The RNA shown here (SAM riboswitch aptamer (S box leader)) has 106 nucleotides and comes from Jeotgalibacillus salarius.
RNA sequence: AGGUUAUCAAGAGUGAACGAGAGUACUGGCUCAACGACUUCACAGCAACCUGCCCCACAAGGUAAGGUGCUUCAACCAGCAAAGCUCAGGCUUUGGAUGAUAACGA
Numbered sequence: 001a002g003g004u005u006a007u008c009a010a011g012a013g014u015g016a017a018c019g020a021g022a023g024u025a026c027u028g029g030c031u032c033a034a035c036g037a038c039u040u041c042a043c044a045g046c047a048a049c050c051u052g053c054c055c056c057a058c059a060a061g062g063u064a065a066g067g068u069g070c071u072u073c074a075a076c077c078a079g080c081a082a083a084g085c086u087c088a089g090g091c092u093u094u095g096g097a098u099g100a101u102a103a104c105g106a
Base pairs, nucleotide, nucleotide: 003104004103005102006101007100008099013043014042015041016040017039021032022031023030026079027078028077029076044071045070046069049067050066051065052063053062054061075098080095081094082093083092084091085090
């Protein structure tokens, strides 16, 4: 790398650097972006997956010191399948796929 499990609700931003593309690899749509996006760094914060600590029979709960992660428009929507609605174009719901994060394991 590939694999297994869980989550993808909510939450939390300022400053600086860079300089042209970015939002899931692809396609279509839509959107963000020289009033500087994306990315990176500093500080601050959010959350609570793992460790620690408190509580404790266990679980649950609490805390936020450590390991990650995240801080926004949003996994942006669709792509595959099923069901429902519609004259139709198409729409809605659920699931899947893909991706991201954490833990595990080899």

Taxonomically the source falls in Jeotgalibacillus (Bacteria, Bacillati, Bacillota, Caryophanales).